This is a predicted structure of a 265-nucleotide RNA (Bacterial large signal recognition particle RNA) from a Syntrophomonadaceae bacterium.
The coordinates come from a structure-prediction model, not an experiment, and the mean pLDDT is 76.
RNA sequence: CCGUGCUAGACGGGGAGGUAGCGGUGCCCUGAACCUGCAACCCGCUAGAGCAGGGUUUAAAUCCUGCCCCCGGCCCUCAGCUUUGCAGGGUCUGCCCCUGGUAAGCGGUGAAGACGCCCUGGUCCCGUGCGGUGUGAGCCCAUGAACCCCGUCAGGUCCGGAAGGAAGCAGCGGUAAGUGGACCUCGCAGGCGCCACGGGGGUGCUGGGGCAGAGCUGGCUGCCAGGGUCACGCCUGGGAGGCGGGGUCAAAGGCAGGUGCACGG
Numbered sequence: 001c002c003g004u005g006c007u008a009g010a011c012g013g014g015g016a017g018g019u020a021g022c023g024g025u026g027c028c029c030u031g032a033a034c035c036u037g038c039a040a041c042c043c044g045c046u047a048g049a050g051c052a053g054g055g056u057u058u059a060a061a062u063c064c065u066g067c068c069c070c071c072g073g074c075c076c077u078c079a080g081c082u083u084u085g086c087a088g089g090g091u092c093u094g095c096c097c098c099u100g101g102u103a104a105g106c107g108g109u110g111a112a113g114a115c116g117c118c119c120u121g122g123u124c125c126c127g128u129g130c131g132g133u134g135u136g137a138g139c140c141c142a143u144g145a146a147c148c149c150c151g152u153c154a155g156g157u158c159c160g161g162a163a164g165g166a167a168g169c170a171g172c173g174g175u176a177a178g179u180g181g182a183c184c185u186c187g188c189a190g191g192c193g194c195c196a197c198g199g200g201g202g203u204g205c206u207g208g209g210g211c212a213g214a215g216c217u218g219g220c221u222g223c224c225a226g227g228g229u230c231a232c233g234c235c236u237g238g239g240a241g242g243c244g245g246g247g248u249c250a251a252a253g254g255c256a257g258g259u260g261c262a263c264g265g
Base pairs, nucleotide, nucleotide: 001265002264003263004262005261006260009057010056011055012030013029014028015027020046021045022044023043024042034054035053036052037051038050063258064257065256066255067254068253072249073248074247075246076245078244080243081242082241083240084239086237087236088235089234094232096228097227098226099225100224101223102222104221105220106219107217108216109215116211117210118209119208120207121206122205123204124200125199126198127197128196129195130193131192133189134188135187136186137185138184140181141180142179143178149174150173151172152171157166158165159164
């Protein structure tokens, strides 16, 4: 160095949980790794830490040890970033609403003349007149009584011897109360008037004129100040999740090293 037969070992491992502890069953990761039975108010063991039975393989590609790498899990009031509930606060800044100021920007207005100053009207109040309307009275016209109003009274009637006289219906003429109507006169009244006159008052609004010659306004934004509200932002406290940070265990993989007995050549 080779061959044969064996043996240890291997035929999955890990995390959390659970446990005095270990391993397993159940969960998760890794990834391909014999079979049967057992087991969460569990099962089996005890630092040589699953048990019982069976099977395969074999001294290295497989077993053992160390290192590297890192899936994944677990722990941390862990600097920081971020998301989202909860409780409280109050207006410091912001959001929203209101008010005042300012006039930088936009807008509006202004040489067809702004702001300002002056004059005079209207709107407002008082009085007077005129007109109109309504109403009452007067004046005028018309109408207006079967008898109980007037005048005249045909016919008829009555008195009388006669002369003569009397009452009197209809008709005609008139009149009273009343009724109707036009102009005019007077008085009164008003939710009347593109009416006239006189006086007052005022700068709120508005018309006109004059002087003068460039601003005026404050709608929106900006800025300043004050007030309101607490849904939000904000602040304080505490909670949960994610990213990140620290720690711990660590599969698979990679690298290095190590590994028994017997016989024969």
Its Rfam family is "Bacterial large signal recognition particle RNA". About the family: The signal recognition particle (SRP) is a universally conserved ribonucleoprotein involved in the co-translational targeting of proteins to membranes.